[in-house]
């Protein structure tokens, strides 16, 4: 990289450099000089896999390896109900882990 599984309505920000973009990608809507992306440094949130502890089914600790830190993955994009809107189910794409290749 490519496959399969699980999850995805919750939780968590600060400074330095930086200088104009960012929210995967389409259409919307949004964030951004009251400093975007990247990057460095400390913080934090979480409990996927080890690891520890327990009463060993679980349920906890945050020590490792990853992850994350505006908006339900911000909505919607496949298909169905549907007074054809609303709005509800399902799926596709996606991000995240673990295992195999």
């Nucleotide at each position: 990289u490519u496959c399969u599984u699980a999850u995805c309505c919750a939780g968590a920000g600060a400074g330095g450099u930086g200088g104009a973009g960012g929210g995967a990608c389409u259409g919307g809507c949004c964030c951004u000089u009251u400093g975007a992306a990247g990057c460095c440094u400390c913080a934090g949130c979480a409990a996927c896999a080890g690891a520890c502890u327990u009463u060993u089914a679980a349920a906890g600790u945050a020590c490792u390896g990853u992850g994350c830190u505006a908006a339900u993955u911000c909505c919607a994009g496949u298909a169905g109900c549907g007074u054809a809107c609303a709005g509800c189910u399902u799926g596709g794409a996606g991000a995240u882990a673990a295992g195999a290749a």

Source information: The prediction has a mean pLDDT of 82. SAM riboswitch aptamer (S box leader) from Sporosarcina pasteurii, 101 nucleotides, folded computationally. The organism belongs to Sporosarcina, within Bacteria.